[in-house]
RNA sequence: GAUCCUGGCUCAGAAUGAACGUUGGCGGCGUGGAUUAGGCAUGCAAGUCGAACGCGAGAGGGGGCAACUCCUAGUAGCGUGGCGAAAGGGACAGUAAUGCAUAGGCAACUUACCCCCAGGACUGGGAUAUACGGCGGAAACGCCGGGUAAUACUGGGCGCCGUCGGAGGUCGGCAUCGACUUCUGAUGAAAGGGAACGCCUGAGGAGGGGCUUAUGCCCUAUCAGCUUGUUGGUGAGGUAAUGGCUCACCAAGGCUGCGACGGGUAGGGGGUGUGAGAGCAUGGCCCCCGUCACUGGGACUGAGACACUGCCCAGACUCCUACGGGAGGCUGCAGUCGAGAAUCUUUGGCAAUGGGCGAAAGCCUGACCAAGCGACGCCGCGUGGAGGAUGAAGGCCUUCGGGUUGUAAACUUCUGUUGGGGGGGAAUCAAUAAAUGAGAGAACCCCUGAGGAAGCACGGGCUAAGUUCGUGCCAGCAGCCGCGGUAAGACGAACCGUGCGAACGUUAUUCGGAAUCACUGGGCUUAAAGAGCACGUAGGCGGCUAUGUAAGUUGGAGGUGAAAUCCCAUCGGCUCAACCGUGGAACUGCCUUCAAUACUGCAUAGCUUGAGGGAGGUAGGGGCACGUGGAACUUCCAGUGGAGCGGUGAAAUGUGUUGAGAUUGAAAGGAACGCCAGCGGCGAAAGCGACACGCUGGAUCUCUUCUGACGCUGAGGUGCGAAAGCUAGGGGAGCGAACGGGAUUAGAUACCCCGGUUAGUCCUAGCCCUAAACGAUGGGUACUGGGUAGAAAGCGUUCCGAUAACGCCUUCUGCCGAAGCGAAAUUAUUAAGUACCCCGCCUGGGGAGUAUGGUCGCAAGGCUGAAACUCAAAGGAAUUGACGGGGGCUCACACCAGCGGUGGAGCAUGUGGCUUAAUUCGAGGCAACGCGAAGAACCUUAUCCUAGGUUUGACAUUGGCGGAUUAGCCGGUGGAAACAUCGGUGACGCGGCUUGCCGUGAAACUUGCACAGGUGCUGCAUGGCUGUCGUCAGCUCGUGUUGUGAGAUGUCGGGUUAAGUCCCUUAACGAGCGAAACCCUUGUCCUUAGUUACCAGCGGGUCAUGCCGGGAACUCUAAGGAGACUGCCGGUGUUAAACCGGAGGAAGGUGGGGACGACGUCAAGUCAUCAUGGCCUUUAUGCCCAGGGCUGCACACGUGCUACAAUGCGGCGUACAAAGGGAAGCGAACUCGCGAGGGCAAGCAAAUCCCAAAAAGCGCCGCCCAGUUCGGAUUGCAGGCUGCAACUCGCCUGCAUGAAGCCGGAAUCGCUAGUAAUCGCAGGUCAGCUAUACUGCGGUGAAUGUGUUCCUGAGCCUUGUACACACCGCCCGUCAAGCCACGAAAGCGGGGGGCACCCGAAGUCGCUGAGCGAACCGUAAGGACGCAGGUGCCGAAGGUGACCUCCGUGAUUGGGACUAAGUCGUAACAAGGUAACC
Repeated sequence: GAUCCUGGCUCAGAAUGAACGUUGGCGGCGUGGAUUAGGCAUGCAAGUCGAACGCGAGAGGGGGCAACUCCUAGUAGCGUGGCGAAAGGGACAGUAAUGCAUAGGCAACUUACCCCCAGGACUGGGAUAUACGGCGGAAACGCCGGGUAAUACUGGGCGCCGUCGGAGGUCGGCAUCGACUUCUGAUGAAAGGGAACGCCUGAGGAGGGGCUUAUGCCCUAUCAGCUUGUUGGUGAGGUAAUGGCUCACCAAGGCUGCGACGGGUAGGGGGUGUGAGAGCAUGGCCCCCGUCACUGGGACUGAGACACUGCCCAGACUCCUACGGGAGGCUGCAGUCGAGAAUCUUUGGCAAUGGGCGAAAGCCUGACCAAGCGACGCCGCGUGGAGGAUGAAGGCCUUCGGGUUGUAAACUUCUGUUGGGGGGGAAUCAAUAAAUGAGAGAACCCCUGAGGAAGCACGGGCUAAGUUCGUGCCAGCAGCCGCGGUAAGACGAACCGUGCGAACGUUAUUCGGAAUCACUGGGCUUAAAGAGCACGUAGGCGGCUAUGUAAGUUGGAGGUGAAAUCCCAUCGGCUCAACCGUGGAACUGCCUUCAAUACUGCAUAGCUUGAGGGAGGUAGGGGCACGUGGAACUUCCAGUGGAGCGGUGAAAUGUGUUGAGAUUGAAAGGAACGCCAGCGGCGAAAGCGACACGCUGGAUCUCUUCUGACGCUGAGGUGCGAAAGCUAGGGGAGCGAACGGGAUUAGAUACCCCGGUUAGUCCUAGCCCUAAACGAUGGGUACUGGGUAGAAAGCGUUCCGAUAACGCCUUCUGCCGAAGCGAAAUUAUUAAGUACCCCGCCUGGGGAGUAUGGUCGCAAGGCUGAAACUCAAAGGAAUUGACGGGGGCUCACACCAGCGGUGGAGCAUGUGGCUUAAUUCGAGGCAACGCGAAGAACCUUAUCCUAGGUUUGACAUUGGCGGAUUAGCCGGUGGAAACAUCGGUGACGCGGCUUGCCGUGAAACUUGCACAGGUGCUGCAUGGCUGUCGUCAGCUCGUGUUGUGAGAUGUCGGGUUAAGUCCCUUAACGAGCGAAACCCUUGUCCUUAGUUACCAGCGGGUCAUGCCGGGAACUCUAAGGAGACUGCCGGUGUUAAACCGGAGGAAGGUGGGGACGACGUCAAGUCAUCAUGGCCUUUAUGCCCAGGGCUGCACACGUGCUACAAUGCGGCGUACAAAGGGAAGCGAACUCGCGAGGGCAAGCAAAUCCCAAAAAGCGCCGCCCAGUUCGGAUUGCAGGCUGCAACUCGCCUGCAUGAAGCCGGAAUCGCUAGUAAUCGCAGGUCAGCUAUACUGCGGUGAAUGUGUUCCUGAGCCUUGUACACACCGCCCGUCAAGCCACGAAAGCGGGGGGCACCCGAAGUCGCUGAGCGAACCGUAAGGACGCAGGUGCCGAAGGUGACCUCCGUGAUUGGGACUAAGUCGUAACAAGGUAACC
C1' cells in the first nucleotide's frame, strides 16, 4: 500500500411562530414580541336598569312690565338600590404537585342567573346618601348641621316546609351509617312595582364548583437518610364540607434503594414534527385545565374572589405638589422606549356571532367581525402560443475542419390569463312579515396591448451538471474527504450545463438515516467492555404430581376515552387547490361485568431425579501451630601454605607478606528447602514444595440408607486478597533500591564491575487493598461427532490371587480436531456452539482514571469520578512488501590465501574551491570527478566577457509588388574584422530571332506581411536513449482449488544446479518473460577453393630472398561441414535428477571470450545529440564579427603516468607477433642533418606497396648501492614541424640544467589462468597537438584458494514490526516561543436557601370596651345588641447572627490541548541494540 471488522465524524430527507443574503408579478387561506413576567406617554377595553327610589338642572323656546311662570322634561345629570363587574380578554413568572391526564368516590359538600313542581307574601318601625347651608384643603378628598325615599335596613305574627334534638316503625347498605315515614320540642320567610315582571320557603333538574382515591407524568446518588403538627388517637374550634386545616392532651410514630429528603429544569393535556413502526423531540396558533396580574402580605363584599382595569398595609419605581400631602400599575387592543438576529396599524364597525343590564326600545362590548402591514408559511395563476435555418450577428471553445449558445432570437401570425382604465353591480354574510352591511365584492360588458412581470444556488467525489482564461500554498474555497507551491473540471471570471422557480440559498433547531443506548433491535478472549476471589441480605429466576382460587393471562359485553386535529369518502361548498363543511372510522388507554383455566402467581396435599445429610473408602506442596534435619553461604578460631586473589568484552576500583585466595578441622548465625519434579497435585482466588506430630477446611468414589425443592444468582454488605509500602517490637547469613567508588561513553545521575550498608527481603501484632490480580474468557443448569495422553477412585473379564493385561464408568488435568460460531486469529463437552436464569460492565480518540466533591487510609494512596477544550480519526485481526545491531540455507575476488597497486613524490588529467570582465553549460555516494569532450591556439564555442555591427534576419516555406538591378569575378575607400560604400565586368533556362540584343521565367535581390531563430526555462510536463541493482534468478499469467476479502496456492517441501537447472513429492495442471539454447569469435579435424598468402617434392635463378616455372601436400585465407551429448564405464543417490572418479578425445560436464540485460527500482541522467507540450524572448535571450576566456592558482579530492632502482640502468649486437590504418593519404629506397626533420621520389585505393623499428627476450660490455651512469621535474639556449596565426596557449629535437623521490600513516582498489603482473604495437578523433587518456592487438607469463567465522552485497525460506515517502522509517519527554480552555489559590464581589433572634404594618380571630349609638325590651333607670378605642396570639417587609449552596473575579501557581521547518538527548516499535509491559 491493499483487505475484512470495530468505531466515531460527515452528507443526501422531512419539518419550523424563524432570522440573514440575493431577487421579487398577482390572488386566496393562514400566521406574526419565542429575548427583558423590562419600563410605559396617549386613546379606548364594564357597564346597565326611571317598569325599585330620592333629588333634579343649565342652555333653548313660550307667556309676563317685572318678580316669576309654562314647555322642553321629571329630560341631562347626581346619588340610594338591584344585577353584572369572579365572565370574556392577556401571559406562562411560579409550580415536579396544593398541578395535569385517565378511571372512580362524596353515606363529607355547595351553587346567583335558567327550567319544572308545591306552597306563600299578614302587620309595623327607625334611619340615610345625593342635594342644600356652613367650614377645611393647592389638590385628592373631607368635616359639621338640619332634612328625605325605596324592591336599602328592621320589629312582631302565621308557618306547609327546612334544620337540630328526643321517642318509635319499614326498607336498605359500605364500617362510621343511608332512604322513607309517625309523634313531639326548639328555631327560621317575604317587596314591591305595575300590567308584565319581580319577592319568600321547600323539593327536583340542568350546567358550574369544592373535596377525595388509584395509576401515570423530566434530570441528578458528586443529594442517603428525612420528619416534631411531624404520624396516629381523644376532645374542641373552624369550614359549604372531610381532614393536624387549627388548638389542648396522650402515644412515638410516619416516609425511604419500587429513590424519601435535597438540588436543577419545567405550566400539564388534547395534540404537533419526524419515523416502517417502536420510539425520539416538542407543547407557538386553536380547544380543555391550572397559575399569575408592579413585588410581598391581608382581609372585606358576594352565590361565587382573597378579586387584571375593587379595598387596606409594606416595598421598589414613576408622576403631581402651594412641600403640608397626594396619584399610579398595558402579562386587555393599538402604540412607544429599551434589549435583541428578530415579530405588524395609536384602522373601521357592533352589520354578524357571543356576553352584561333592561319587560322592552336600547345602551355597553379593542370579545368578535373586518380591513392594513410582512414572500413568514401553505395553495393556485401568470410572465405568452404556433410557425420560423442562411442554423444570422455577437459570445465561448477549437484538432482551425468546425462545434456550441440554438428554433433560441430576428421575422410572420395568433391569443387575451394576469395587470391597467371604464362600466356593471348580482348572489351572499340577513336569521325576518318588514327593517338592519363595518367590510369584501365574483360572473359579465367595453378599451388597451406581447405589451408591466425571472431569478437564485450549484457543476472534484458523496451529488444531477465542464470547458477556457486569470492566479501561483498568494488571493481564496470548504458540510466531510480535501483543493491552491505555473498546464487548478475544487480559488476568481467568462461561456456552457444542472437543479429549483416568485423564489433560491445560508444559518439555527428537531426527528430521520443512527441497529451510534439496541423493548422491537447491540455487545464484553484480542476492537470500548467480566468486578482480583468468595460468602451472603434484599430482589430476580426456579424440579415432578394433584386439588382449589382466579391476581396476572385470554375471550365476550357495557361505560368512558370532549370538540378540534390525523385518516377515509364516486360526499358537499368556494372555477381548482390550500381552506371549509358533512358523515364515518379511529383515539392502540382506563374502568365495570360475565366467562375460560393451558401457563405464571397464591393456598393445600404429596413425590424424588435438583440440593443436602448418613455409612464405608481414597488422593493431595489445601490451611494453622510446634518441633527436627542436612547441603550451601558468611563470620570467627586454629592448622597447612606462600603470592597473588577477584572481576571483565577488556580493565580498574577492591583484597593480600599485619599471610589473602586455596585447603583441613571446630564453632556460631540467619534464610531457603537441591535431586524427587511431571502442560503432575491441592486451593475460591491470591497462592502452596525438606521431614515429623497435633488441630483443621474442602474434593472425589462406592452403597442408594435418610430429609423432601431445603435450589441458582446476588444490588448494597461482609471476609480473603502477590509484591512493594506503612506502624511497633524482634531478627539480619545471603541478596540488595537509595548511596560511594571503578569502568564505558560526546555525556552516562544507566546497562558491566567493587563495596558497604541503610531500608527491605525473615518473624510477631496491626494497617494498606492494588497488579498484564490473565484463560486478558463472571456464576449456574441442560443439550450437541470423535481421537489421544495424564491424575484419583470404582466395577467387569482373564485369573488361585494380584499392584499385571484388556474393557466399562465417575471426577479432575492437557493436546489434536468435525459441525457450528467468529472480523479473523482462533475456539470447539474445560465452547467463544445451541438455549434458559441472575449479576457486573461498554458506547470514538485525547484531555483522564485527571480535576472537584464525598468516603476509606497513619501516610503513600485507594474507591467513586466529570467538564471545558481538541482531533477525524484512534483501534482489532489478517495480507503483501520493506526493514532488523532476528534465525536458517546458499552465492559473489565479499572475506580469507596470494600477486600487484592507490593513499607519500614529481608531472599529466578531471573535479571542488578561490580568483576573474569572463573563467560557458551539464554530470554529484556506489551508479559525478582521463565523465559529455574519438583532440578548446582562431574556428570549435554555447552572449561566458569586452567592444563593433545587423533586424523578415545566417537558415526554411507561402503568396504579393518592383525592376534587370543579380550570383560570381576584379579593383578602390573606411575599418580590427564583420560590414558599409563606390566603380568595373557579368554568367543560367525558355522564346523570338537582326548571334548579341529584346522579352519572359526560376533562383537571387529590394520592399512589406505571415513568420524564421533561441545550446533561453522546465529531465518534477514528455518521447527516445542510457546508467544502476544485475547476467542477480528472478518476474508473471490462464484455468482450477482455497479464503468473506486483500490474497494464497502454483513459485512451498526433499534433493540437485551456475540458474524457478532438472528430478521427486504435492490442489494443483499448464504457459509466458527471463536462465539455457539459437548468433559471433577462439580451440581440433574434414571437404571445397588456391591469389596478393604458402613452398614439401620437381626444375630454374640469385651474394641472398617463393625471386621464377610450377605445385595444391602443409601453414594460412574463407565458405561449408564434423565434433561434446553426462553419450560410455564404475561408484554414490530414491530405480530419479544429479554428483564423484575414469576411459576415449583437440576440447568434458554452460571448453574460453563476446553480443544478448526479465517484471521493476532510483520523479536516477540527458530539453546542450535529436524530437517534443507549455512558458519566455522578437532592433534581441536571434544573427555576424575582432580580441579575450573555457588553460587563470594559497589550496583539497579522484583517476593516471614516471619513478625511487641491480630480477635494475646504459651501450652494442641479435630474434620472434597480432590486429589495424593509408589518396587533401601512407610514403619505401636514396640523400642532407647529431636529431626533430628536409630534399628528391619508387610503390600502393592494398593477404601485393607503405606506416613498420615490435618491445620485453637473448648475447656481450659497463655501472657496484651512491640521491648514483637511479629518477627525470624545472629552467636556459639553439632548432624542427603543422597552421592565416603557436604571446596568452601546440607538439617535437639537440645541448645544458638535474628538483622531489630511497617503496609511502589511517585507510583503500584490482585480480582465480593464458588471468594478475609485465612488454611493446595499432587505431579513432585530428592541420597540428596537451594521448601518460580511450578502444583494440598480440609477446612473456605467475602465485594463492577449493574454505564461509567475520566485513560488503545478493537470492530463497522463516520470524518480529507501532515501518508503507517503507530504518536516510517511525517516534518519546523536558526546555524555549505563541495562543486557547480548565483546576488550585490569600481573598474580593454577587445570587439563592432555610434556621435563630429582634422589630412588628395592614388584618382576621380572641379578650376588653368606664367612650359612643336611631330601630328591640323597658314608664324610667337601665338592659340586650352593635361600634370606636385599647390589648393578646399570629403576622409581610425590614434588621442582626451563624450557616448551607451556586456564580463571577483574583496576584501567583499547576498540569493540559493546539501551533511546516527551535534546543537537548534516543525511551518505544526489529532481540530497537539492557526484551517489553503491569
Predicted 3D model of a 1478-nucleotide RNA (small-subunit ribosomal RNA) from an uncultured prokaryote. The sequence is in RNAcentral, with records from ENA. The prediction has a mean pLDDT of 82.